Large-subunit ribosomal RNA, domain IV from an archaeon, 336 nucleotides, folded computationally.
Context: one part of a larger RNA
RNA sequence: AUCAAUUAAGGGAAUUCGGCAAUUUAGCCCUGUAGCUUCGGCUGAAGGGGUGUCUAUCUUUGUGUUUUUAGUAAUAUUGAUGCAUUGAUAGAUCUCAGUAACAAGGACGGCCCGACUGUUUAUCAAAAACGUAGCCAAGUGCUAAUCCGAAAGGACGUGUAUACUUGGUGAGGCCUGCCCAGUGGUGGUGUCUAAAACUCCUUUUCAAGGGAGCUAAGGUCCAUCAAACGGCGGGGGUAACUAUGACCCUCUUAAGGUAGCGUAAUGCCUUGUCGUAUGAAUUGCGACGUGCAUGAAUGGUUUAACGAGGUUGUCGCUGUCCCUAAUUGAAGCCUU
Numbered sequence: 001a002u003c004a005a006u007u008a009a010g011g012g013a014a015u016u017c018g019g020c021a022a023u024u025u026a027g028c029c030c031u032g033u034a035g036c037u038u039c040g041g042c043u044g045a046a047g048g049g050g051u052g053u054c055u056a057u058c059u060u061u062g063u064g065u066u067u068u069u070a071g072u073a074a075u076a077u078u079g080a081u082g083c084a085u086u087g088a089u090a091g092a093u094c095u096c097a098g099u100a101a102c103a104a105g106g107a108c109g110g111c112c113c114g115a116c117u118g119u120u121u122a123u124c125a126a127a128a129a130c131g132u133a134g135c136c137a138a139g140u141g142c143u144a145a146u147c148c149g150a151a152a153g154g155a156c157g158u159g160u161a162u163a164c165u166u167g168g169u170g171a172g173g174c175c176u177g178c179c180c181a182g183u184g185g186u187g188g189u190g191u192c193u194a195a196a197a198c199u200c201c202u203u204u205u206c207a208a209g210g211g212a213g214c215u216a217a218g219g220u221c222c223a224u225c226a227a228a229c230g231g232c233g234g235g236g237g238u239a240a241c242u243a244u245g246a247c248c249c250u251c252u253u254a255a256g257g258u259a260g261c262g263u264a265a266u267g268c269c270u271u272g273u274c275g276u277a278u279g280a281a282u283u284g285c286g287a288c289g290u291g292c293a294u295g296a297a298u299g300g301u302u303u304a305a306c307g308a309g310g311u312u313g314u315c316g317c318u319g320u321c322c323c324u325a326a327u328u329g330a331a332g333c334c335u336u
Base pairs, nucleotide, nucleotide: 002330003329004328005327006326007325008324010322011321014320019317027051028050029049030048031047035042036041038171052093053092054091055090056089057088058087061084062083063082064081065080066079069076070075094098106315107314108313109312110311111310112309113307114306118130119129134169135168136167137166138165139164140163146155147154148153172302173301174300175299177232178231179230182229183228184225185224186223187222188221192219193218198213199212200211201210202209203208233251234250235249236248237247260294261291272288273287274286275285276284277283
């Protein structure tokens, strides 16, 4: 020097990407508990006190002996007393320390994500990913749809639309705007197009060809559907300070982004600007908004509870650090 532990005066996160690691807290009893809330909860919120042993008094429960009264008796009742046991109060007593060992929550705020319990990359990822109840759409009337199989047959299901299958979203609250031009789905006794077969004509006959007619699906066309795939503009001017632009003009689209939210897990510029937290913050939170390139089941926004999730503060605590030191054990070294 290494590994595993233990202990450190004073300071107490100054360490570090980051309190990583280690401490702190801890059981039980009593008390007390803000704010939020889906009224269930968060909650053991937070915070405070007690805890051993002995004695005294009272007390709970069990049981033994004895006694009073009633009764023929069984038995019930009253009192005394022994042992065991429960709790309360008071006094005393010992230790640094009384859940004395073991065991045994640190606490509280802000914000993001996901509602929650659950599942996952056996062997670098446990999560914000997957699932979920709930919501929505489509298919399907049972000899069903969907799936397995070449078939026979089978699953769903000895179920029957309050069912099953497929897809999307993802508790709850408030909501879910506009667009059917493109792609796609569905519907349509219309028009046109449209193969083979078939019918007719034909190259003098056969074969092989040529032409015409008829026609299904499909296409075309017309509707319709966005919780189908998806999409949701630009220029110019204008109010009696300035600025801004309710308003007007114009080009253009299928429609021109509504409610919300917004420098965001989304913002390039960007360490945006303002406020706040700090001595100091590319950080957190609250605002602002022409948002390079937010936005409504590709869900929008909000939300109690929950989370080995992410981020940022406060208190407590500490060898993380100032700044190292000592001890124990192992390994190592030496001897055998």
Its Rfam family is "Archaeal large subunit ribosomal RNA". Its mean pLDDT, the model's own confidence on a scale to 100, is 83.